Two RNAs folded together computationally: RNase P RNA and transfer RNA, 431 nucleotides in total.

């Protein structure tokens, strides 16, 4: 210098005028209005994919079913998230991707092929026989061919031809030792080899999960047709808590459910101080944790956060001008995923060149 | 805001992971007819909303995204 890998930050700026919304102070007739001061979209506010907080269901017991997760150890309120490490695969490399069990059982493996999973033998090779251009019987699995996949690989010995039949190396299985919290690694011994793939097929193992959601819930107000039909039930007990089912528990001494029809859809609260932000010090490889100081930072309901103008930055340009990414809070947090113009920063790798 | 469902030809739609993705309407070509309708024959999905993955193989299974539809409070 060129190419590449990983990570982080930012997300147009300033001013003027006119507005919108919330909070606080003052004035005013409490309602209201005026005035002054202050706050007013995001890194994803999005998808609603996970995990929680919070609220209600009488704090929800047992079992089945169902769902989720899936290398190990940590982190965390929790997680399907994150960190470090392990093994396998890819890359020259920085680095990236994957992850329980297929010797518990069941199932599937189309077409092709002789054979697709208790093995078996089409061509071939070898031996023997016969009615000898061929056929029959036996041996074999080294070679050929098919396929995504063919029953350890490769070499040597051996043999009629062959074969773990035997041997060396590699792989595999069992077992022992050492190291590590652990996944696992390393080393030794034994076994002649049994064990194809698929669990994003059923399933098995381990761990976790009660249900519903701010249209939760609480309070106030308004409104009336307390209507009709059907079903179930009144001590042999419906229904409700309870959600797919069963048991159990509680409640229930009479109503309840479904459908159709009708009425009303206003206000207050929940609702913003929080697993909170920033700075600094300390612990930890790291995710993260702790101490101290400091700050208060949207709260709306058809839903505010805007409009116009000027100047500047950046990009395009036919030099007139045009554009300025993705995108707009809705109970709140922690994650993940997806969208995102341009700019900036850090670490690392490879190639070439120069000293 | 929350919950649930769907996406296969122009329309309606079937589809155990397996050969070229059923079928109907419509459309196109041909035949029959003097002509038209009816009827008969043939054609029409290069890919199942999009992308990635699992698998030998995906419309089907998994993950992410896109689009569309449905439901909801209170009173009785």
């Nucleotide at each position: 210098c060129g190419g590449a890998g990983c990570g982080g930050g930012u997300g147009c700026a300033u001013g003027a005028u006119c507005g919108c919304u919330c909070c606080g102070g003052c004035u005013u007739u409490u309602u209201u209005a005026g005035u002054c001061g202050g706050g007013g979209a995001g890194g994803a506010a999005a998808g609603u994919c996970c995990g929680a907080a919070c609220u209600c269901c009488g704090c929800a017991g047992g079992g089945c079913a169902g769902g989720a997760u899936g290398g190990u150890u940590c982190g965390u309120a929790a997680c399907a998230c994150g960190a470090a490490c392990g093994c396998c695969g890819g890359g020259u490399g920085a680095c990236c991707g994957g992850c329980g069990g297929a010797a518990a059982g069941u199932g599937c493996c189309a077409c092709a092929g002789a054979a697709a999973a208790c093995a078996g033998a089409c061509c071939g090779c070898c031996c023997g026989g016969a009615c000898u251009a061929u056929c029959c019987g036996g041996g074999u699995a080294a070679g050929g061919g098919u396929g995504a996949a063919a029953c350890g690989g490769c070499g040597a010995g051996g043999u009629a031809a062959g074969a773990g039949c035997u041997c060396a190396c590699c792989g595999c299985u069992u077992u022992c030792g050492u190291g590590g919290u652990g996944a696992c690694a390393c080393g030794g011994a034994a076994g002649g080899c049994a064990c194809g793939g698929c669990a994003a097929a059923c399933c098995c193992c381990a761990u976790c999960c009660g249900g519903a959601g701010c249209a939760a819930g609480a309070c106030c107000a308004a409104a009336u047709a307390g209507g009709a039909a059907g079903g179930c039930g009144u001590u042999c007990g419906a229904g409700g808590g309870c959600g797919g089912c069963c048991c159990g528990c509680c409640u229930g001494a009479a109503g309840c459910c479904u459908u159709c029809g009708g009425g009303u859809a206003g206000g207050u609260u929940g609702c913003a101080c929080g697993a909170g932000g920033u700075g600094u010090c300390g612990g930890g490889c790291g995710a993260c944790c702790g101490g101290c100081a400091u700050c208060c930072c949207a709260g709306u309901u058809a839903a505010a956060u805007g409009a116009u103008c000027a100047u500047g930055g950046c990009c395009c340009u036919u030099c007139a001008g045009g554009g300025u990414a993705c995108a707009g809070a809705a109970u709140u947090c922690g994650g993940c995923u997806u969208a995102u113009a341009g700019c900036c920063c850090g670490c690392u790798c490879c190639g070439c060149u120069u000293g | 805001u929350g919950g649930g469902g769907c996406g296969u030809a122009g329309c309606c739609a079937a589809g155990u992971g397996g050969c070229u993705a059923a079928g109907g309407c419509a459309c196109c070509g041909g035949g029959u007819u003097u002509u038209g309708a009816u009827c008969c024959c043939g054609g029409c999905a290069u890919u199942c909303c999009u992308a990635g993955g699992u698998u030998c193989g995906a419309g089907u299974c998994c993950u992410a995204g896109c689009g569309c539809c449905c439901c909801a409070g209170c009173c009785a």